[in-house]
RNA sequence: AGAGUUUGAUCCUGGCUCAGGACGAACGCUGGCGGCGCGCCUAACACAUGCAAGUCGAACGAAGCUAAACUAGCCGAAAUUUUCGGAUGGAAGCGAAUUUAGCUUAGUGGCGAACGGGUGAGUAACACGUGAGUAACCUGCCCUUCAGUGGGGGACAACAGUUGGAAACGACUGCUAAUACCGCAUAAGACCACAGUGCCACAUGGCACAGUGAUCAAAGGAUUAAUUUUCGCUGAAGGAUGGACUCGCGUCUGAUUAGCUAGAUGGUGAGGUAACGGCCCACCAUGGCAACGAUCAGUAGCCGGACUGAGAGGUUGAUCGGCCACAUUGGGACUGAGACACGGCCCAGACUCCUACGGGAGGCAGCAGUGGGGGAUAUUGCACAAUGGAGGAAACUCUGAUGCAGCGACGCCGCGUGAGGGAAGAAGGUUUUCGGAUUGUAAACCUCUGUCUUCGGGGACGAAACAAAUGACGGUACUCGAGGAGGAAGCCACGGCUAACUACGUGCCAGCAGCCGCGGUAAUACGUAGGUGGCAAGCGUUGUCCGGAAUUACUGGGUGUAAAGGGAGCGCAGGCGGAACUGCAAGUUGGGUGUUUAAUUUACGGGCUCAACCCGUAUCAGCAUUCAAAACUGUGGUUCUUGAGUAAUGCAGAGGUAGGCGGAAUUCCCGGUGUAGCGGUGGAAUGUGUAGAUAUCGGGAGGAACACCAGUGGCGAAGGCGGCCUACUGGGCAUCAACUGACGCUGAGGCUCGAAAGCAUGGGUAGCAAACAGGAUUAGAUACCCUGGUAGUCCACGCCGUAAACGAUGUCGACUAGCCGUUGGGAUCCUUGAGAUCUUAGUGGCGCAGCUAACGCGAUUAGUCGACCGCCUGGGGAGUACGGCCGCAAGGUUAAAACUCAAAGGAAUUGACGGGGGCCCGCACAAGCGGUGGAGCAUGUGGUUUAAUUCGAAGCAACGCGCAGAACCUUACCAACCCUUGACAUGCCAGGAACUUGCCAGAGAUGGCUUGGUGCCCGAAAGGGAGCCUGGACACAGGUGCUGCAUGGCUGUCGUCAGCUCGUGUCGUGAGAUGUUGGGUUAAGUCCCGCAACGAGCGCAACCCUUGUCAUUAGUUGCCAUCAUUCAGUUGGGCACUCUAAUGAGACUGCCGGUGACAAACCGGAGGAAGGUGGGGAUGACGUCAAGUCCUCAUGGCCCUUAUGGGUAGGGCUUCACACGUCAUACAAUGGUCGGUCCAGAGGGUUGCCAACCCGCGAGGGGGAGCUAAUCCCAGAAAGCCGAUCGUAGUCCGGAUCGCAGUCUGCAACUCGACUGCGUGAAGUCGGAAUCGCUAGUAAUCGUGGAUCAGCAUGCCACGGUGAAUACGUUCCCGGGCCUUGUACACACCGCCCGUCACACCAUGGGAGUUGGUUUUACCCGAAGCCGGUGAGCUAACCGCAAGGAGGCAGCCGACCACGGUAAGGUCAGCGACUGGGGUGAAGUCGUAACAAGGUAACCGU
Repeated sequence: AGAGUUUGAUCCUGGCUCAGGACGAACGCUGGCGGCGCGCCUAACACAUGCAAGUCGAACGAAGCUAAACUAGCCGAAAUUUUCGGAUGGAAGCGAAUUUAGCUUAGUGGCGAACGGGUGAGUAACACGUGAGUAACCUGCCCUUCAGUGGGGGACAACAGUUGGAAACGACUGCUAAUACCGCAUAAGACCACAGUGCCACAUGGCACAGUGAUCAAAGGAUUAAUUUUCGCUGAAGGAUGGACUCGCGUCUGAUUAGCUAGAUGGUGAGGUAACGGCCCACCAUGGCAACGAUCAGUAGCCGGACUGAGAGGUUGAUCGGCCACAUUGGGACUGAGACACGGCCCAGACUCCUACGGGAGGCAGCAGUGGGGGAUAUUGCACAAUGGAGGAAACUCUGAUGCAGCGACGCCGCGUGAGGGAAGAAGGUUUUCGGAUUGUAAACCUCUGUCUUCGGGGACGAAACAAAUGACGGUACUCGAGGAGGAAGCCACGGCUAACUACGUGCCAGCAGCCGCGGUAAUACGUAGGUGGCAAGCGUUGUCCGGAAUUACUGGGUGUAAAGGGAGCGCAGGCGGAACUGCAAGUUGGGUGUUUAAUUUACGGGCUCAACCCGUAUCAGCAUUCAAAACUGUGGUUCUUGAGUAAUGCAGAGGUAGGCGGAAUUCCCGGUGUAGCGGUGGAAUGUGUAGAUAUCGGGAGGAACACCAGUGGCGAAGGCGGCCUACUGGGCAUCAACUGACGCUGAGGCUCGAAAGCAUGGGUAGCAAACAGGAUUAGAUACCCUGGUAGUCCACGCCGUAAACGAUGUCGACUAGCCGUUGGGAUCCUUGAGAUCUUAGUGGCGCAGCUAACGCGAUUAGUCGACCGCCUGGGGAGUACGGCCGCAAGGUUAAAACUCAAAGGAAUUGACGGGGGCCCGCACAAGCGGUGGAGCAUGUGGUUUAAUUCGAAGCAACGCGCAGAACCUUACCAACCCUUGACAUGCCAGGAACUUGCCAGAGAUGGCUUGGUGCCCGAAAGGGAGCCUGGACACAGGUGCUGCAUGGCUGUCGUCAGCUCGUGUCGUGAGAUGUUGGGUUAAGUCCCGCAACGAGCGCAACCCUUGUCAUUAGUUGCCAUCAUUCAGUUGGGCACUCUAAUGAGACUGCCGGUGACAAACCGGAGGAAGGUGGGGAUGACGUCAAGUCCUCAUGGCCCUUAUGGGUAGGGCUUCACACGUCAUACAAUGGUCGGUCCAGAGGGUUGCCAACCCGCGAGGGGGAGCUAAUCCCAGAAAGCCGAUCGUAGUCCGGAUCGCAGUCUGCAACUCGACUGCGUGAAGUCGGAAUCGCUAGUAAUCGUGGAUCAGCAUGCCACGGUGAAUACGUUCCCGGGCCUUGUACACACCGCCCGUCACACCAUGGGAGUUGGUUUUACCCGAAGCCGGUGAGCUAACCGCAAGGAGGCAGCCGACCACGGUAAGGUCAGCGACUGGGGUGAAGUCGUAACAAGGUAACCGU
């Protein structure tokens, strides 16, 4: 950076597709390791279970436990005593209560729970981003500073008792503490009131100062030897942090959403809030927003950033970070510094759970996890070690934040799967031209190494505060050792794009495919294999985004014909705007400052072995602010005249509107003349006319249009405007330079005008003429043609608003070579004219530069620029549907989507074609002659039949063709009987000489038996060799089996037509053109001239053969003039002639005249045997038809192999209702028959031709001479000529058919030969439509020969005899050549192609309705809750001696309001009987509309 794809090819336009990068991905195949990241994009679906917010006993009472102290009390030893009942005594033990020390914590209380974590539903908004503002604000904990912390009071939990409930949870009575609650005192200070001063500010205002008055605080705990220390508490000021509010700018799509708004916009006052404010309320005013897009609808969290891109942009908003919003749905407040609160409360709804049915409980969009949804996304893990957070004085507790681990190739990065050597180029695979090639140094094998993996030893940093202790990760990273190449490669592709090719299988099947497209028997495109290419622990596919795409074009596109200029003008908004001076500084330019979180990106440096990753430093642009500059734009001011306009003087004109007038013509009416047709067409008919038409003359009526002039002439904005006159009126041009002084250009919406057709009302209606009718044409003809004919065409008034409304070219301005016309005006000059030159405004033709894809445009621009507007973005669907607006309607305007295709298209090129044109040729037509088509026969074909009727050939260019000859053979076909290395070739083994006699069976092939026999070469012999035969096994033979669409060769055809090309040069972007066209000429691209062409090749012509004349040479088998001779050139003789066969000559437009261009050439003539290619033949350019042939031959591939091969005998190719082609014979008198008679040429002959002579009516038989041929034979030529006869008839024409008898060939004439004789005697009396051949020795006619061949010829090939007619001419038919034109054709007109109908499928519009979402309006209901009122009931703190009061609470009422309900709409979506058109589909039906003059030119509007 581009590439593929429209075409036969080309250039352009234009879409589709591909190569690149990326991803929170998914799927398929595969999978070794590690590091760093990432991981529900879907159901803001529902959630079991566990955990995620607590903490403080140094605020408080209480309870429990442990220990200690003290003691009431109990028990009561020793000892003493006794009346023997007991008494005194008090040790040890137990030990309530109390106190002290410690631990635990349900409750009161404090702080936290508003952070952290999740999600993106809502939100188009001050939500977010960015930059400002708050003199309109709040801020717990924290920091700093100042001042305090005095003295009282009353309760409520816990607890105890009673009691309700299943539970959740309460109720009552009683007791009690505080850092809980409430007064009082004090007041540095704060706040308020009063009046004042100073300073400041962008408004309301703010700050400071001093004075007076009023109001307002507090809590204690721990600790010490110590009123020691410390944590608290209260008031105030400041800071920090966090928040709140306001504003500028930015922030998706739809106008098929154009108007929205009632607290709505503003004011005054009151309320409310931390605070401004319609935030709320009362009153007043009527505002506010919107085309610079309000409102409505749809979609969406926003950003830093991410991906892509050269950039500008486009897309995106996972992870990380900032902000917002939300927490089952909706509403609400409470507490608090902070919430209208994810793990709080109340209410309502849905759902789930518990229940004793009375009532209760819940909210994973926290971390795990489950179900569900989905193509798809992880563990109910470890730890608070680190970082951070809450509480606490602290220890510490809590922390699914966080740190880690697990799972997943989900991504990025790194490493490995070994390294070196190793050719017998192993084996195997694949392929093969069988030689080889390739896999491939690849493997084996040898020598090494040890990354990763495995095992074992050691073993961290992360730990800091704080001396010690403290590690989830983790025995991890790292390191040492051992071991052994041992454990570790796949995926995709290989037709082009796009790197990489072969074989087999398949046979438009199976399949592939991103686009183009592959596949119908040789597939590099399907499937498999081998090989190769690419990437690699991944590789492909799918999806999405950007790129390529300059394919929405700001950078950076277009609009004559490809998509695209509005039908035209006026003009509001908007955009843009002449010259000079001057001020300002909004745009603009430069500097400074602030901000732009961090991360990311980029640059540099550093740390993990590298990298990914991580760390450090630096950096643009934006916004705000400030300073400066003043060229340009803007803006204020002052001037100017060239843009624009006004005035003056002239000019041209189908410009417009209204009124009047005119003549020609058509038609009709009246009258005259006049008679049989008129009219119409390709030809006719309908029509009209004897009731007098047409024609003609006179008169009249009426409507419409205005001949000539008339002109690429004029006017108008366009549509458009045409007799003459008048009135009114618009615009333009010229001259002049008096006036104004930028007053201008364009123009979305808007307004006006706007052909024809059409609509409405009323007139009018001559002609013309949709519809309609009739007549023709036609297969049909709802058409074209004809005869009629109504709307309409005309007028007035009103609609419609479209056209191929076109120059397919928007308007305005400036600039940029010329030449030639024409219309209007002006100037100058003179020779005064139909003048010359110049100029200006139009209107045309050419043309330079330039532009353009080309065509073309070219001062009237499609050139170079400027201003503004409209429009385009592949084709179809479709200018359609729906909706809106307009319209009486018809309809117009605005204007999609689904679906479908890979094209659609423009210009030009080469062909081909045309019921286009021009020129020319040809037995092409015409002019002629003779035929075919009718008959019977022959032959070929189709069809039919058959066991088989072998196969091929199919318009011309198959059909008397392959077949120059089917009884067997041929023969390929059929049925039957046989053979299997084979009838034929090569190789191997064994045996045998080869060969041969006879018999038997059989239809034969064949089989069986049998006779004779041993050769040649080497060698003494044994034996061997060559050759042949037999047998055997295998390679192979064999195939007229298939494919002529795999081929070679050969052939047909256009066409013996005159064409087909190349080199160099030139032109063109290119395909291509030129040459090869043009003017002449020719049979001819034959020749001449001209020419950006100059030359050349294959064709033409000539060279070749034959024929026509002459000459020379040569005379046997040929010939015979002279001489002799014979029946006879028979013989002698001769070679003059004929002839034969070799060599030459001759003809060249050479000569003359004319025409022509002084050419080529043509016309005429002379001479000549022949004259313009003398006649005939051979000779066939580049190519076309996938023309014909695989059955001549050759050959690739496929197929058969005891058969699709081979052999045999028989049958068939010879059938026969029929159809066609081609011949021969006829239909007769130009003839038939009979008799006589004349004249050829060219051939053939030894397996042959066969003479004379004899026999037979004849076919033929006998016979045997001659001939290997100018000698002999076939061999008699026939028509002709001379006579005779027949007399127009189915015949003395014609000969088919049939019968009988024969001949010949041949093993053999039944199927199935030819010929002969006798008899028989069909059809046929000249042939419909149509069609063929022929231009001179031709047609016609007459016979002759040959090939094939045993025999068989009406066919074929050749030969001569007799021997015409006609050609005016090129209009037409057919074919061809050249030039040109049109084309939508290129398989090329046998082309292309349109529409209905029928069938199938797809999407879509309408549709009675129906279902759902969303939204609006009105009304009803009114939970919880705040607020307001009330507060008769209840009431601890304060006041009061008391009564009572102040204050408070419940309750009740009111306002607001969620859910809900009713009614009426708007809007969106789903379904819907039926219905409309659309698209697609392989060969369906009907016609043939378009493309050529497409057969009626096409197209646009109606």
Predicted 3D model of a 1502-nucleotide RNA (small-subunit ribosomal RNA) from uncultured Anaerofilum sp. RNAcentral holds the sequence, with entries from ENA and SILVA.